[in-house]
This record gives sequence, C1' cells and structure tokens, in this order.
RNA sequence: GAAGCUGGCUAGACAGCCGCUGCGUAUCCUUCGGGAUACGGAGAGGAAAGUCCGGGCUCCACAGGGUAGGGUGACGGCUAACCGCCGUCCGCCGUGAGGCGAGGAACAGGGCCACAGAGACGAGUCUUGGUGUGCGAACACCAAGGGUGAAACGCGGCAACCUCCACCCGGAGCAACACCAAAUAGGCAAGCGAUGACGCGACCCGCCGAGCUUGCGGGUAGGUGGCUUGAGCCCUGGAGUAAUUCGGGGCCUAGAGGAAUGGCUGUCCACGACAGAACCCGGCUUAUCGGCCAGCUUCUCUU
Repeated sequence: GAAGCUGGCUAGACAGCCGCUGCGUAUCCUUCGGGAUACGGAGAGGAAAGUCCGGGCUCCACAGGGUAGGGUGACGGCUAACCGCCGUCCGCCGUGAGGCGAGGAACAGGGCCACAGAGACGAGUCUUGGUGUGCGAACACCAAGGGUGAAACGCGGCAACCUCCACCCGGAGCAACACCAAAUAGGCAAGCGAUGACGCGACCCGCCGAGCUUGCGGGUAGGUGGCUUGAGCCCUGGAGUAAUUCGGGGCCUAGAGGAAUGGCUGUCCACGACAGAACCCGGCUUAUCGGCCAGCUUCUCUU
C1' cells in the first nucleotide's frame, strides 16, 4: 500500500423567526370542572419496525399429581426470564483473522435410505476359488475379491420423520384492568294511590292495583387513572477470561389520545439512507446513503 475479519460510534451542522404536545412558575379570568397569556425547560430510533422469543403488570382460572398439546436439548456459567448472552469442547467452511452448527438416544419400537448398484437391513448372490453331487448343464455349502454408493452385512445411516429420555410451559391481554358517572329504557325498596278489580261488597275494612313521588343499584355514552422513576442512564472503583455482578457519586431524559415532535429564511459541508413512539423492559430478526475509530489477518513493496 492492497484485500479482508471482528467490535464500537455517528445518522447533516449552526443561527434567527413562526407554530404544536407535556411540565414548572407568575398573572388574569372562571360556570370552580378549568381556561388564557408570558417566561423557563423538555419533546422519536438504532432499529421506535416484524410481533418471532422471554419477563414485568392486570384480570380470569387454579388442592396435589398425571394425560393431551407445545417448546428446549454438547459441557459449564450469566440472568427476572429466554428459541438470549458468555466461556470451553467437538464437527464443517476459510491460507488466515474468523464464521456456521436443534450438538441427547439408532441393541425400546415403527418408518425411510434418491441415483448408482446383484443387494440399502427384508432377503438374497455380480465375479473368482475350493469342496460335494451330477455324464453334462447346473445345484448346494464355504471362503475371498472387484465394482457402485454418503453408507455394503458391521448390531450400517437418518430422530429439523414418528418415537424414547431429561427439563420447562395455566389462559387472555393496556381495546388488560380500576374509579367517577348523564339522558333514555329495564330492575329493587318505601310512601301515596281513583268514579278501578277481588273479597256477598253501597259504606267501613282487607287485599290487588294503572299511575305518581322519593331513594337505591347494575350497565352504556362521556370523563379520569393505568402512563412512564425504570431489571433506568452517565462517570468511577472492586470481583470475574467473559457474559454479568457488588459498591460510590451524579442525572431525570416524550407521554399524546384522532393522536404533538413541524414550517420558513440565511450560512456551510462530504448534499444527508432506512424509517417514526402509543403499557413497559430484555433479546432475536429484518431495512439502512455515507462517514469515523480500535484490534487483528493475508499478500506485496521499501528500509
């Protein structure tokens, strides 16, 4: 210098103006629910995506055990948990740095083994040799060998076929769920209750009763909570090869609800990809214009 491998960072920058959604403070208005204005500060991602795996949370179900069904599978470790991650072994690929691997069991049983090959586990016999029988063709037994193929008689190969073994798994999901609570129509209770019905029934009395009044309760519309302080982030010390974990210090970093995160102008550059929260978190996978950093490998050149 060229070509690569692994890991990580970034995702146009700056300034001004005008908006939008939360929060805090102040002032004003208010029907007391809240609203308006000003100022300050905050406002999408490394994947917010696919919803593939795991967990938190909520409701429902549930004595315990088993069956069915599903998942996982070398060995050890990490974790709240995992189809995740870390380390090591083994196998395969690569000159190498490295990459990939559902990697338990095939004398418990069933099933399958393309093409080629005589034959794919049931049976049998392609070639040669030997022995025996037979006039011979041939047949029977034994032994060896060539060829085919991933594998050739050996307790063959395949379990990402069924299966067996070991371990794990209840269901549904924030449109979960909880609270407040109209109008209308039902329900329950109390009271009143006619020129009404029934009791021989005109009166008294009893009972029923359309209807009226009051109260209660469930649910709907609507509203509120759940909602972002969390297995959190940054710096740093210790343990550990590492994943990870234990301390110390600091920070608060979207929370909408038909759904904000935008628009315009100016300057500059390498002219800007994939794409946008909707309960939260840990992973995996997929998409992605470019740029930068670190470690390592192979080849070539120079000294």

The RNA shown here (Bacterial RNase P class A) has 303 nucleotides and comes from a Burkholderiales bacterium. A source record names the gene rnpB. The source organism's lineage runs through Bacteria, Pseudomonadati, Pseudomonadota, Betaproteobacteria and Burkholderiales. The coordinates come from a structure-prediction model, not an experiment, and the mean pLDDT is 76.